The RNA shown here (Glycine riboswitch aptamer) has 93 nucleotides and comes from a Pseudomonadota bacterium. It was read from a public genome assembly, where an Rfam model found it. The source organism's lineage runs through Bacteria, Pseudomonadati and Pseudomonadota. It matches the Rfam family "Glycine riboswitch aptamer". Its family is annotated with glycine biosynthetic process in the Gene Ontology.
C1' cells in the first nucleotide's frame, strides 16, 4: 500500500415447533412449579474419508449430519448462516 485470513463489537436477514394440561400467586393480563408432546440454527457433544502404520490399536480429524445437556415451541427477546461497518492481530505486493 493492501487482498485474504481470525477475532471483537454495532446494525440488518433470518427458519422450526402446544398461547398445550394441572397447580399456587397477583388480579383478568402475566409470572412461578410440576407433567407430557414437539424443535434444532445460540452454546455443547459425537462421528467419517484422507492421515499415521507392514496390519491392528491408539492419535487424528469437518459440517447447516447426528444427540437433545442447555436452550427454545403466541407475541417480544433470542437465534446459527450470510451481508455491510468500525476496531485490533496476522499477512500479501
Nucleotide at each position: 500500500u493492501c487482498a485474504g485470513a481470525c477475532c471483537u463489537u454495532a446494525c440488518c436477514c433470518g427458519a422450526g415447533a402446544g398461547a398445550c394440561c394441572c397447580c399456587g400467586c397477583c388480579a383478568u393480563g402475566g409470572c412461578g412449579g410440576g407433567g407430557c408432546g414437539c424443535c434444532g440454527a445460540a452454546g455443547g457433544c459425537g462421528c467419517a474419508a484422507g492421515g499415521u502404520u507392514c496390519c491392528g490399536c491408539c492419535c487424528g480429524g469437518a459440517a447447516a449430519c447426528g444427540c437433545u445437556c442447555a436452550g427454545g415451541c403466541a407475541a417480544a427477546c433470542g437465534u446459527a448462516c450470510g451481508g455491510c461497518a468500525a476496531g485490533g492481530u496476522u499477512g500479501u505486493u